[in-house]
Description
The RNA shown here (transfer RNA) has 75 nucleotides and comes from Candidatus Pacearchaeota archaeon CG10_big_fil_rev_8_21_14_0_10_34_76. The sequence is in RNAcentral, with records from ENA.
This record gives sequence, structure tokens and C1' cells, in this order.
RNA sequence: GGCCCCGUAGCUCAGCCUGGAUAGAGCAUCAGACUUCUAAUCUGAGGGUCGCAGGUUCAAAUCCUGUCGGGGCCG
Repeated sequence: GGCCCCGUAGCUCAGCCUGGAUAGAGCAUCAGACUUCUAAUCUGAGGGUCGCAGGUUCAAAUCCUGUCGGGGCCG
């Protein structure tokens, strides 16, 4: 230098191919219930610029372009 994969909640990830209903799950955190207390269990709540910028579109996490970070292969 060329090509490929990953980047979405504090953490691990799904959703992307085939655009469309309010962006989800588990864990963690907080509150409540239960318990003599704790743990476990149950219920609820909070938490997101979907890496960043631009474009296409009525509408973009999803399609296109550029770019940043991480990983891999080739030279």
C1' cells in the first nucleotide's frame, strides 16, 4: 500500500443481507417486595448522537461515499 471483519446502554451482544410500528436482550446499577440480616428469587426504574461526517430517500442502526479506532490476510 491492497483486501476483509468488528465498532449499537457501564460490560457482552442481537438487529444490518431484504430501509418503515416507540432502538432491544442478558449481566451490572438503583428502588421496592420477600428475609431476623445478607445472598438468592420476583417486580419495577434509569441508562443510547447506533464510532464520526456527508449523501440518497417521504423515511437510514440498516443503502452509498469519505474518515477514525481495533483485529486479520496478502505484498